[in-house]
RNA sequence: UUAUAAAGAAUAGGGGAGAGAACAGGCUCUACGAACCUAUAGCAACCUAUCCACUCAUUAAAAGCCGAUAAGGUGCUAAAUCCUGCCGAAUUAUUCAAGGAACUAUAA
Numbered sequence: 001u002u003a004u005a006a007a008g009a010a011u012a013g014g015g016g017a018g019a020g021a022a023c024a025g026g027c028u029c030u031a032c033g034a035a036c037c038u039a040u041a042g043c044a045a046c047c048u049a050u051c052c053a054c055u056c057a058u059u060a061a062a063a064g065c066c067g068a069u070a071a072g073g074u075g076c077u078a079a080a081u082c083c084u085g086c087c088g089a090a091u092u093a094u095u096c097a098a099g100g101a102a103c104u105a106u107a108a
Stems, first nucleotide, its partner, number of pairs: 001108005010040005018029003023085004041077003046073003049069003054064002086100002088096003
């Protein structure tokens, strides 16, 4: 920089009080055991790989692309990126929006 982020997928052992990125406000998870570590299992399909069809070209290859598989490289496996914060509308402290931006995360 580009794409995606309301779908999907957890058990065991260790650990021992926090956790949900940071700040603020909510809300939630947590001694029926948080973060974190390890093992195993799973999800997903971004990249790679294989297969099929198609486009272009056509001797073939290369290139592009729908789909399938899930071996490899990552990632992920509470809640919408948990929600809000800035912009917009209605109205006066709230509401509306599967709108946008910003931030963040992941991949290339």